Record summary: Predicted 3D model of a 63-nucleotide RNA (Fluoride riboswitch aptamer (crcB RNA motif)) from Methanoregula sp. PtaB.Bin085. The sequence was found by an Rfam model in a public genome assembly.

[in-house]
RNA sequence: UAAGAAUGCGGCGAUGAAGUCCGCCGUCAUCCGCCCUCCGGGGAUGAUGACUUCUGGUGCAGG
Numbered sequence: 001u002a003a004g005a006a007u008g009c010g011g012c013g014a015u016g017a018a019g020u021c022c023g024c025c026g027u028c029a030u031c032c033g034c035c036c037u038c039c040g041g042g043g044a045u046g047a048u049g050a051c052u053u054c055u056g057g058u059g060c061a062g063g
Base pairs, nucleotide, nucleotide: 009026010025011024012023013022016054017053018052019051020050021049034043035042036041
């Protein structure tokens, strides 16, 4: 100096927050969504990676 492994730490998992768990990546990394299209444009789902809770939005019903 380079490579590999373990541990720690950090970043991230399509729109907010907290906890727990899972996964990916190591800063020239991970991640930054999907479908159709005549590339002009059009369409659908979801505040989660998963679970619980809160906040915001939307629909229905009741008081």